[in-house]
The RNA shown here (transfer RNA) has 73 nucleotides and comes from a Chloroflexota bacterium. RNAcentral holds the sequence, with entries from ENA.

């Protein structure tokens, strides 16, 4: 150089073109406890890598660029 995949909340990862973009885990606070673990309740927390297009409408579909992986030469 070519090709194929990945990118969403601190981390793992969900989300049929149509809802206020969720779930575990952690993080903060409560409850419980003689104080912790463990279990239970809540709460914040996301420019859906970044820039166009397509559409009434896009995490979702095309493009190009950034990064990561994995093949091929």
């Nucleotide at each position: 150089g070519c090709g194929c995949c990945c990118a969403u909340a601190g981390c793992u990862c969900a989300a049929u073109g149509g809802a206020u973009a969720g779930a575990g885990u952690g993080c903060c606070g409560g409850a419980c406890u003689u104080c912790g673990a463990a279990u239970c309740c809540g709460u914040a927390g996301g420019u859906u890598g970044c820039a166009g297009g397509u559409u009434c409408g896009a995490c979702c579909c095309c493009u190009g660029c950034u990064g990561g992986g994995c093949g091929c030469g």